[in-house]
RNA sequence: GGAGUACUCGAUCCGGUCGCUGGCGUUAAACGCGAGAGGAAAGUCCGGGCUCCAAAGGGCAGGAUGCAGGAGAAAUUCCUGCGGGUGCGAACCCAGGGAAAGUGCCGCAGAAAAGCAAACCGCCGCGCGUGCGCGGUAAGGGUGAAAAGGCGGGGUAAGAGCCCACCGGACGCGAGGGGAACCCGCGUGCCUGGCAAACCCCAUCCGGAGCAAGGUCGAAUAGGGAAGGAUGAGGCGGCCCGCCGACUUCCGGGUACGACCGCUCAUUCCUGUCUGCAAAGGCAGGGUUAGAUAAAUGACCGGAGGGAGCGCAAGCUCCUUACAAAACCCGGCUUACUGAGUGCUCCGACC
RNA sequence: GCCAACGUGGCUCAGCUGGUAGAGCAGCGCACUCGUAAUGCGCAGGUCUCCGGUUCAAAUCCGGACGUUGGCUCCA
Numbered sequence: 001g002g003a004g005u006a007c008u009c010g011a012u013c014c015g016g017u018c019g020c021u022g023g024c025g026u027u028a029a030a031c032g033c034g035a036g037a038g039g040a041a042a043g044u045c046c047g048g049g050c051u052c053c054a055a056a057g058g059g060c061a062g063g064a065u066g067c068a069g070g071a072g073a074a075a076u077u078c079c080u081g082c083g084g085g086u087g088c089g090a091a092c093c094c095a096g097g098g099a100a101a102g103u104g105c106c107g108c109a110g111a112a113a114a115g116c117a118a119a120c121c122g123c124c125g126c127g128c129g130u131g132c133g134c135g136g137u138a139a140g141g142g143u144g145a146a147a148a149g150g151c152g153g154g155g156u157a158a159g160a161g162c163c164c165a166c167c168g169g170a171c172g173c174g175a176g177g178g179g180a181a182c183c184c185g186c187g188u189g190c191c192u193g194g195c196a197a198a199c200c201c202c203a204u205c206c207g208g209a210g211c212a213a214g215g216u217c218g219a220a221u222a223g224g225g226a227a228g229g230a231u232g233a234g235g236c237g238g239c240c241c242g243c244c245g246a247c248u249u250c251c252g253g254g255u256a257c258g259a260c261c262g263c264u265c266a267u268u269c270c271u272g273u274c275u276g277c278a279a280a281g282g283c284a285g286g287g288u289u290a291g292a293u294a295a296a297u298g299a300c301c302g303g304a305g306g307g308a309g310c311g312c313a314a315g316c317u318c319c320u321u322a323c324a325a326a327a328c329c330c331g332g333c334u335u336a337c338u339g340a341g342u343g344c345u346c347c348g349a350c351c
Numbered sequence: 352g353c354c355a356a357c358g359u360g361g362c363u364c365a366g367c368u369g370g371u372a373g374a375g376c377a378g379c380g381c382a383c384u385c386g387u388a389a390u391g392c393g394c395a396g397g398u399c400u401c402c403g404g405u406u407c408a409a410a411u412c413c414g415g416a417c418g419u420u421g422g423c424u425c426c427a
Base pairs, nucleotide, nucleotide: 001347002346003345004344005343006342007341008340009339012304013303014302015301016300017299018298020036021035023033024032025031026030038323042334043333045332046331047330048329049328050210051209052208053207057241058240059239060238062206063205064204065203066202067081068080069079070078071077082096083094084093085092086091097201098200102199103198104195105194106193120141121140122137123136124135125134126133127132128131149167150166152164153163154162168191169190170188171187172186173185174184176183177182214261215260216259217258224251225250226249227248228247234244235243236242253426254425268287269286270285271284272283273282274281275280305320306319307318308317309316310315352423353422354421355420356419357418358417361376362375363374364373370407378394379393380392381391382390400416401415402414403413404412
């Protein structure tokens, strides 16, 4: 100087004025005190809590996930490893089971696109009518994303795992290693493409809806009309079973689009310490911090600090921001974004 | 807030069991006509919303982003 990785903050601090939404207090208006957005509140992509539907049941269908071990309530989550790939390296990436169960697809080109197949050119042998026929050959050319293990040698008429060494794979063996994924060694010429983010097979898991869930109270109106219904309407996401079961749907009508509960303390956060490589867990101590409903959390002024520009200087001017903003609550993931800071590591150059 | 569907020429839509994208209307040119319309023939027009992945190959399969549209609120 360049780069990788883990993490933190996300923005100032003090004072004042006006205003908004809840809470508490004083006697109702008013006044006083105190509180009031985020790391992503977002996308709604996963997983839960909670509520209702049968008390959530069985089968089929459907969906999700996919290396091993661990953490975790669970997860398309996290950690540490294994295997593969990229990089000089620190490191990073991987939907990472099965293609030697079955089916399917591989356009165009090419002789042949997956069959114990296939001969366009070439090579070799034989025949003759001398440039053709028959046969052998997948080593060479050509086509293609991909041509039936790769590469070298032997062998042969020319060739070919036909034979041999090495490399890759498969299968088998090992009282070899490891907790496992996997690695290591030996043997057998056994060599049979790719695609499963194609159907599928295997293993594991999964009921549905969602706080506009759901409950209580209350105002107003026409308990008006039509259709269906114990010969079972309708409900339990689809189908079948099973269960519940007397109302259901539409039109019309009425409204305060009302109030309250759900509602915010929860699988919670912080600090210290112990165990563990780590994720995390145990123990001890401490903290509680928005609950709005068409939706509050804002605007301005002064000062301090910081940054940028101009200027020799005194000083002057400007900025103090990005992404965006709760809506039942948590754990994650993904995406958006401004700079600043810290720890560790790698590469290069110089001393 | 919650739950769904969709995004392809200028507009409305096919194509979505992967093989390199079409139709109708609109536009332009020619023919027909005295002229216009209609009709016939021809032509042009596409980052298949965007980014990444799987694959030899993606509009199509998978993931993410952006945008559009629709449905669901109380009472009897």

About this RNA:
Model confidence (mean pLDDT): 79 of 100. Predicted 3D model of RNase P RNA and transfer RNA as a complex of 427 nucleotides. It holds a member of the Rfam family "Bacterial RNase P class A".